[in-house]
RNA sequence: ACCGAUUCGCGUGACUGGCGAAAUCAAUGUGGGCUCAACCACAGGGAAACGCGAAAUCGACGACACAGCCGCUCGCCUGGGCUUCAUCG
Numbered sequence: 001a002c003c004g005a006u007u008c009g010c011g012u013g014a015c016u017g018g019c020g021a022a023a024u025c026a027a028u029g030u031g032g033g034c035u036c037a038a039c040c041a042c043a044g045g046g047a048a049a050c051g052c053g054a055a056a057u058c059g060a061c062g063a064c065a066c067a068g069c070c071g072c073u074c075g076c077c078u079g080g081g082c083u084u085c086a087u088c089g
Stems, first nucleotide, its partner, number of pairs: 003059004007054006015046002017077005028043005044072001067083004
C1' cells in the first nucleotide's frame, strides 16, 4: 500500500401476510379476495442485506447454513428474503 473489521455519510433495497386477544378514540388505514386460504393495489410506518465514499483505530474475530439475521403489542399460524463455503450451469 492492497484487503478486511468497526464507525459515519450517500444510494439501492428484497421482504413487509391470515386469524384471534387484551390494551385503546385508534393495534396499520382503505378497497377486494380467501380459511382447500394466509394474497392483490395504494398510502403511512419498518427493514436485514448490498454497493460507493471518507476519517481514525485495529490486523483481531469469524469462516457454525443442522446456524444467524429481517417485517407494525402479543399469541397461534402461513409464506418469503438476506448472509459463508463448495459444486454445476

ZMP/ZTP riboswitch aptamer (pfl RNA motif) from uncultured Desulfovibrio sp., 89 nucleotides, folded computationally. Model confidence (mean pLDDT): 75 of 100. It matches the Rfam family "ZMP/ZTP riboswitch aptamer (pfl RNA motif)". The literature on the family includes a 2015 paper in Nat Struct Mol Biol by Jones and Ferre-D'Amare, "Recognition of the bacterial alarmone ZMP through long-distance association of two RNA subdomains".